[in-house]
Context: one part of a larger RNA
RNA sequence: CCGUGGAGAAGGAACUAGGCAAAUUGACGCUGUAACUUCGGGAUAAGGCGUUCCAGCUUCGGCUGGACACAGUAAAAUGAUUCAACCAACUGUUUAACAAAAACACAGGGCCCUGCAAAAUCGCAAGAUGACGUAUAGAGCCUGAUACCUGCCCGGUGCCGGAAGGUUAAGGAAGGAUGUUCGACGCAAGUCAAAGCUUCUGACUGAAGCCCCGGUAAACGGCGGCCGUAACGAUAACGGUCCUAAGGUAGCGAAAUUCCUUGUCGGGUAAGUUCCGACCUGCACGAAUGGUCUAAUGAGUUGAAUACUGUCUCCUCCACGAGCCCG
Numbered sequence: 001c002c003g004u005g006g007a008g009a010a011g012g013a014a015c016u017a018g019g020c021a022a023a024u025u026g027a028c029g030c031u032g033u034a035a036c037u038u039c040g041g042g043a044u045a046a047g048g049c050g051u052u053c054c055a056g057c058u059u060c061g062g063c064u065g066g067a068c069a070c071a072g073u074a075a076a077a078u079g080a081u082u083c084a085a086c087c088a089a090c091u092g093u094u095u096a097a098c099a100a101a102a103a104c105a106c107a108g109g110g111c112c113c114u115g116c117a118a119a120a121u122c123g124c125a126a127g128a129u130g131a132c133g134u135a136u137a138g139a140g141c142c143u144g145a146u147a148c149c150u151g152c153c154c155g156g157u158g159c160c161g162g163a164a165g166g167u168u169a170a171g172g173a174a175g176g177a178u179g180u181u182c183g184a185c186g187c188a189a190g191u192c193a194a195a196g197c198u199u200c201u202g203a204c205u206g207a208a209g210c211c212c213c214g215g216u217a218a219a220c221g222g223c224g225g226c227c228g229u230a231a232c233g234a235u236a237a238c239g240g241u242c243c244u245a246a247g248g249u250a251g252c253g254a255a256a257u258u259c260c261u262u263g264u265c266g267g268g269u270a271a272g273u274u275c276c277g278a279c280c281u282g283c284a285c286g287a288a289u290g291g292u293c294u295a296a297u298g299a300g301u302u303g304a305a306u307a308c309u310g311u312c313u314c315c316u317c318c319a320c321g322a323g324c325c326c327g
Stems, first nucleotide, its partner, number of pairs: 002321007010313002014311001019308001027051005036041001038145001052067006068072001080306007087298002092104002108143004113138002120129003147292003151223003156220002158216005165211003171205002175201003179197002183192003224242005251285001252282001263279005
């Protein structure tokens, strides 16, 4: 000097990012137990008292009396507690070896597809899963207990339905043209030229799709400006105007979301950029990309308090084991 234990005057979180670590609590019996609540819980809530030995009695559970100690769950094992907020309902699952969570899952809710040789999936196929199931079933997607609810927009994208018109592929095809030549004409060069074959062209015909017409948002998504106005001032129930598919409803709101910002007011502290309650000026909340409350639960996050303590003021001592020094 380090490690692991033990003890500590007075104070008691002043330490620190943070009570990290340590200390406190602890067993059993009796008593007693609040808010809130989904009436099950919360709850070992909290808080208080007792616990050994001897004698007698006993309904064998204990009761009464006595004795000793600083100390009787005499050692060890063996919950600290309370208040408030956020998130997630819950038990569960997860990054084997830096993340256990507010992430995933979940019961519950919804949409959509599928009538069975089902849809969906694997496979070139045979075949298989689905399922030896049959819409109270199976697949996909979203949300995430319960409670109260879930507003407006179908213009864009997607999906579903429609078939009048437009566009339109392969294919078909009237007609036209090229090459070839039976034949005709010509003294010849050559000209004309049927049928067939060949090569091209081609009016017209021609499905789905797209254009088009409707529907659909618990489909992907979206949910406004500017100006004026009330008997002080301020504000604007009200009016005007522009734009839009429609202009954010209920609820919540400086929030896990607020830049300005340590917003302002209140509470708690002697003093509080955090915390709690409000306000609303929401840079940039908002309704199953769910909104808002919520008992219980949580090795979750945040704030406060009691108890407790070497975390600290401020360090000291002891034991054991290393290092180190001497030999």